[in-house]
RNA sequence: AGAGUUUGAUCCUGGCUCAGGACGAACGCUGGCGGCGUGCUUAACACAUGCAAGUCGAACGAUGAAGCGGUGCUUGCACCGUGGAUUAGUGGCGAACGGGUGAGUAACACGUGAGUAACCUGCCCCUGACUUUGGGAUAACUACCGGAAACGGUGGCUAAUACUGGAUAUGACCUUGUGCCGCAUGGUGUGGGGUGGAAAGAUUUUUUGGUUGGGGAUGGGCUCGCGGCCUAUCAGCUUGUUGGUGGGGUGAUGGCCUACCAAGGCUUUGACGGGUAGCCGGCCUGAGAGGGCGACCGGCCACACUGGGACUGAGACACGGCCCAGACUCCUACGGGAGGCAGCAGUGGGGAAUAUUGCACAAUGGGCGAAAGCCUGAUGCAGCAACGCCGCGUGAGGGAUGACGGCCUUCGGGUUGUAAACCUCUUUUAGUAGGGAAGAAGCGAAAGUGACGGUACCUGCAGAAAAAGCACCGGCUAACUACGUGCCAGCAGCCGCGGUAAUACGUAGGGUGCAAGCGUUGUCCGGAAUUAUUGGGCGUAAAGAGCUCGUAGGCGGCUUGUCGCGUCUGCCGUGAAAACCCAGGGCUCAACCCUGGGCGUGCGGUGGGUACGGGCAGGCUAGAGUGCGGUAGGGGAGAUUGGAAUUCCUGGUGUAGCGGUGGAAUGCGCAGAUAUCAGGAGGAACACCGAUGGCGAAGGCAGAUCUCUGGGCCGUAACUGACGCUGAGGAGCGAAAGCAUGGGGAGCGAACAGGAUUAGAUACCCUGGUAGUCCAUGCCGUAAACGUUGGGAACUAGAUGUAGGGCCUGUUCCACGGGUUCUGUGUCGUAGCUAACGCAUUAAGUUCCCCGCCUGGGGAGUACGGCCGCAAGGCUAAAACUCAAAGGAAUUGACGGGGGCCCGCACAAGCGGCGGAGCAUGCGGAUUAAUUCGAUGCAACGCGAAGAACCUUACCAAGGCUUGACAUGUAGAAGAACGGGCCAGAAAUGGUCAACUCUUUGGACACUUCUAUACAGGUGGUGCAUGGUUGUCGUCAGCUCGUGUCGUGAGAUGUUGGGUUAAGUCCCGCAACGAGCGCAACCCUUGAUCUUAGUUGCCAGCAUUCAGUUGGGCACUCUAAGGUGACUGCCGGUGACAAACCGGAGGAAGGUGGGGAUGACGUCAAAUCAUCAUGCCCCUUAUGACCUGGGCUACACACGUGCUACAAUGGAUGGUACAAAGGGCAGCGAAACCGCGAGGUUGAGCCAAUCCCAUAAAGCCAUUCUCAGUUCGGAUUGUAGGCUGCAACUCGCCUACAUGAAGCCGGAAUUGCUAGUAAUCGCGGAUCAGCAUGCCGCGGUGAAUACGUUCCCGGGCCUUGUACACACCGCCCGUCACACCACGAGAGUUUGUAACACCCGAAGUCGGUGGGGUAACCUUUUGGAGCCAGCCGCCUAAGGUGGGACAGAUGAUUGGGGUGAAGUCGUAACAAGGUAGCUGUAGGAGAACCUGUGGCUG
Repeated sequence: AGAGUUUGAUCCUGGCUCAGGACGAACGCUGGCGGCGUGCUUAACACAUGCAAGUCGAACGAUGAAGCGGUGCUUGCACCGUGGAUUAGUGGCGAACGGGUGAGUAACACGUGAGUAACCUGCCCCUGACUUUGGGAUAACUACCGGAAACGGUGGCUAAUACUGGAUAUGACCUUGUGCCGCAUGGUGUGGGGUGGAAAGAUUUUUUGGUUGGGGAUGGGCUCGCGGCCUAUCAGCUUGUUGGUGGGGUGAUGGCCUACCAAGGCUUUGACGGGUAGCCGGCCUGAGAGGGCGACCGGCCACACUGGGACUGAGACACGGCCCAGACUCCUACGGGAGGCAGCAGUGGGGAAUAUUGCACAAUGGGCGAAAGCCUGAUGCAGCAACGCCGCGUGAGGGAUGACGGCCUUCGGGUUGUAAACCUCUUUUAGUAGGGAAGAAGCGAAAGUGACGGUACCUGCAGAAAAAGCACCGGCUAACUACGUGCCAGCAGCCGCGGUAAUACGUAGGGUGCAAGCGUUGUCCGGAAUUAUUGGGCGUAAAGAGCUCGUAGGCGGCUUGUCGCGUCUGCCGUGAAAACCCAGGGCUCAACCCUGGGCGUGCGGUGGGUACGGGCAGGCUAGAGUGCGGUAGGGGAGAUUGGAAUUCCUGGUGUAGCGGUGGAAUGCGCAGAUAUCAGGAGGAACACCGAUGGCGAAGGCAGAUCUCUGGGCCGUAACUGACGCUGAGGAGCGAAAGCAUGGGGAGCGAACAGGAUUAGAUACCCUGGUAGUCCAUGCCGUAAACGUUGGGAACUAGAUGUAGGGCCUGUUCCACGGGUUCUGUGUCGUAGCUAACGCAUUAAGUUCCCCGCCUGGGGAGUACGGCCGCAAGGCUAAAACUCAAAGGAAUUGACGGGGGCCCGCACAAGCGGCGGAGCAUGCGGAUUAAUUCGAUGCAACGCGAAGAACCUUACCAAGGCUUGACAUGUAGAAGAACGGGCCAGAAAUGGUCAACUCUUUGGACACUUCUAUACAGGUGGUGCAUGGUUGUCGUCAGCUCGUGUCGUGAGAUGUUGGGUUAAGUCCCGCAACGAGCGCAACCCUUGAUCUUAGUUGCCAGCAUUCAGUUGGGCACUCUAAGGUGACUGCCGGUGACAAACCGGAGGAAGGUGGGGAUGACGUCAAAUCAUCAUGCCCCUUAUGACCUGGGCUACACACGUGCUACAAUGGAUGGUACAAAGGGCAGCGAAACCGCGAGGUUGAGCCAAUCCCAUAAAGCCAUUCUCAGUUCGGAUUGUAGGCUGCAACUCGCCUACAUGAAGCCGGAAUUGCUAGUAAUCGCGGAUCAGCAUGCCGCGGUGAAUACGUUCCCGGGCCUUGUACACACCGCCCGUCACACCACGAGAGUUUGUAACACCCGAAGUCGGUGGGGUAACCUUUUGGAGCCAGCCGCCUAAGGUGGGACAGAUGAUUGGGGUGAAGUCGUAACAAGGUAGCUGUAGGAGAACCUGUGGCUG
């Protein structure tokens, strides 16, 4: 410090997720030791048991043990004295500390800094004075009584440092004189007078108490400034409330309380209400600023079962005190009592979860005491827990045959791995034995005194001995293989893995990381600049309010003076300790601890400075405004008025249609329409001018005239003198639609009706038509109210239009023109900015000021609440839940019922077909035991198959085989093997018979059979695991690269443009220059010619013959090898002087001469596992192999491809002419003979330029038929034959005779072909025993037409739109149906919280009080003062009743929303998405939506 994830790819925006650190943690697996820490986060739930606050006899009366002494004597008892242990009680001090918890509390509770002249302070310290004199009681005790108990009652006795009267007294209070001080109230010193007030003793050797003053220290009380949570869907709150006066109360100020008076006080700088919460030092994180937290340790606060209350006291409204009420628990003799672990242990409960009913007061500290000492669950220690941090160990060195085993394997090996074994060492820790602390200061006369603890530590001993796991290994993210599984089981933090070869699941081997731990979960910060002060944005990504005015607030021109508030700086106080940082030190190191320094960014005080901001005072004119002079304008309001047009009415002319549409129909019209002329009525809107022109804040504004009226601009510089800018709330204006009332109503026109279209058509189109549109008044308050761009100010190149002014020039003047300046409105463009697109002096540039708004998509601008509205609805505005994206700009493709250019038998122009018939053949379907399998738009269907009677054959039925029909081994046995005969059988097969090799007689080669074992075998599956091969776009002209350049980038450029071509062919231009694969050429064939060579070919001339048969020749033809030739080379024209095109010459051939081979990058998971090969899976007495028979040939039907025809351009008969290319030995087969014929017999020749197949046919010459189901056509069927073959029944071909079907040129639709082509005619070949209308070749005869590119199809290039990228067979919207989830409404039901009103009213303080009771003091002895109980009153906890408020839970039913591989209906949107879309509003409709009206261009 970043990374993953939206896309085909890119840049951006933006969310989600990860890597880091932390924890009082928990869970899973695992676990050796030690040190230091930490340990109920939940039920402030309930608690058994023990302990946690006592102490003082040197305050007091009493009790009176041991011991000692004495007396009596029954020698072990009694009594006396002394002694003082022990203790209940009176009394004093403490118990308000220490310890726990965080419920409450949003508060002067806390933090920080001040104030207290408004206060208190026991014990402690310093200091002054004093400590005098009397009195009456009462516990304990004793006697009696009550009670179950707790606990009391009555009588009697007694003491004090208990209580109390008097004296004296600084001081206190009242009053009075005076000095000083303070911001004010006021404080303080000193003098006089008056009033009421003290004391306690104990021990005795020292000492120590008590009272009253003054001061200090410590601790507290109260007050104030500032600071720190969420919520405005809480906006108004308040009656002791705010203030005053009198009084009360307190230690003290104060509405703290009370009576009266006044009507105040708080609040958008957030009152009041609601929710949540102890606060801080600090802790975690972070670079910091911040964010989160408030365990342990420390400071403060609050609480002590819940609520209320006071008492005592220096201090409490009191955790281990009291009273009352309530809930709960316990005891009870039922009358009544007792209790409070949020002290330490511990129990139950709750919970994911948190420890011992331990030891000691040795240390530190606390209480009491003069002290010894006692008490102390504070504290010091120990126990439990890997809960955390830190440290150590589980061994070290050597050791290769790289052992065994495991795993993988290409079978060679690799890896685990120096790892182990083995050898040599060491002994930390644990174990064991011996020694053994510091912590101790103090106290005490001395002895002595350590919980931890026989612990730390030291030394010895033995032996590698006792000590390693967890997570991960697709990317992020370090680390890979095998097997199992097969969208299953499962994983997953995000992206995503898993559908038979999973580095992603599970296991194993191996590896990586950390390590006594490792992972997971949860939470917080970080990364996240993803709330942005540091440090973000708002044209299109989320985001500028519809516009203006304006309040508070924020910000503000030049200059002078002053203040010193902000601001800057020095010093002072404080900012506790701990923590953190630095330095040093102590535990062997570290964690931990100690010492010192820093830090603590703050607050307060004080001295100084005054530039800037600010306050106050003054001046100025550049901002702003006023005046004066001009000026343009659909700016606004009201009134009046005009013509054109539509419609209607009346009348005239006139006749059959009009109207409307893509085409129609509804509609109107012979009752006279439309058309046309004249007249009239009425309403609405204002053609031309008219314009990226004008005005206005926006919405918006258009005939003309008049009246009223707002603003702008220009000029001038007379006036004011900062008067300014913005603007939360607030106010006004605000298109269209809509609402209310009253008018008006021509046209248009939601709804509605009808007609069409359509599968449907609640639409688009048509005919009608109501609200509405118009006017007046009042509401509504929203729009794509858009420049999707808030307002103001300043600065920063220009060019060019246009609108309104001014000035200059010029002209004698005017006009036109030129220049310049101010204001407005456009276009282009530099710098700059921007993700890009783009913006660019009218900024989206550079800056300042103010306001508004945004923070992932959906849910949702919705619900609830509130405000507004007559309503429609508007404004404000969430959450649950859900997704990992949603989005912007640009790029490349693809696509479009977008555009442009071009090509192709693509259309057109032609010729011939198919579709109709019969037959052949293939496919589908149905059938079947089986009808084997594959191929399925073009690019399957006379395709694999260049040939299914058996075989083929893969299918079916039946029969039999199991190392097998086929291959290679091993081991064993037997026999030569092969072959042949006979029998059974459908055959396979089985049975049987005979003969049979070599030999050294052991056996052996090959072969066969049998047994056993490895294995064979599979046309079984997967073409979506593959190789190879092939089809197709397409023989279309394209597809790319290097370097350079442009762009942030994907990419672009090149390859686009202008021409041209069959062509990305070539030329020109150009930020491109070159290159590659394709095109073309090179290859084959064909067309001319030459050279060479002549047998089996040829024959001009010579000879010969029936015949190139032979001699001869090789000239010619031909054959087959090599050359030449054609290149737009030449001429003319067009063209840019180019490329090229057009025409011409020559030439056998002319612009690629014709044909073939040749198929770029790629697309279609195209085809093929059944040609072959092959991974994996499957079968193994069967999915293998054999055999017989059957099937692949079936047949209601549908389709493709062909053949033959329908005839006279023909059929038939006779005669006659001319090919090319092939094939042939298990072959072609001549001639001859036989048969009507198919064919047969026989067999010459030929391994082929020699012989054969082999007569080419159409053609030509004649004859006949004469338009008909025919002398056309030949299907079908019968009979008789032929050939092949083991065998023609299912199921071959051919022949002859007979039979003579459909069919008379074919609907919609569709196909081939541009020249030696179509059409037509025959010939050959492969396969093959036989079987050809198919396929592959060959030649013969031999046309027509092309104006042209509008349209159909396919393709290429450029461009445009896109929400597509699996790429339009795309994407995608809504209703309905089903399942699940969360939410809203809901008759209600229920629970809680805080208030209010009334009733009742405990304890208690305070106040009042007739009667009653009463030791101290007074007294005249009778009373009095005072006090006590009781009673009354105010206040008041709990309780009761009531109506509301708020919050939670639940609720039949209901509403929309979300989610869900393959449900239904449509097709709304994305392309002109097939009616451009979107939008506010209104109506309508199953649904997306449609329509009206106004607006926007996205």